Predicted 3D model of a 107-nucleotide RNA (SAM riboswitch aptamer (S box leader)) from Bacillus coahuilensis p1.1.43.
Rfam family: SAM riboswitch aptamer (S box leader). Rfam describes the family as follows. The SAM riboswitch is found upstream of a number of genes which code for proteins involved in methionine or cysteine biosynthesis in Gram-positive bacteria.
Model confidence (mean pLDDT): 83 of 100.
RNAcentral holds the sequence, with entries from Rfam and Ribocentre.
RNA sequence: UUCUUAUCAAGAGCAGGUGGAGGGACUAGCCCUUUGAAGCCCGGCAACCGACCUAAUGUAUUAGGCACGGUGCUAAUUCUUGCAGCAAGUAUGCUGAGAGAUAAGAG
Repeated sequence: UUCUUAUCAAGAGCAGGUGGAGGGACUAGCCCUUUGAAGCCCGGCAACCGACCUAAUGUAUUAGGCACGGUGCUAAUUCUUGCAGCAAGUAUGCUGAGAGAUAAGAG
């Protein structure tokens, strides 16, 4: 970097520390931010993969638990939107795709 599968309406610091101006992938919006952004540390959330525990059986799987290890996440539905369809038929709503993110596996 590409492909496959699964998930994306819940959850997590309204004075934690450091840091100093930016951030929310991209477009267009709309937001957050010096009453302090990103990043890093700590805390927390979840439970995708592994370990471990319990139960069942077709003994390798399934279901549940734990949170020890590997990730991830911690404003707003993946903040909305970008393509197509449907209903209204200038304003909106719904559905699907695309794009994106994360995990596991494969090349």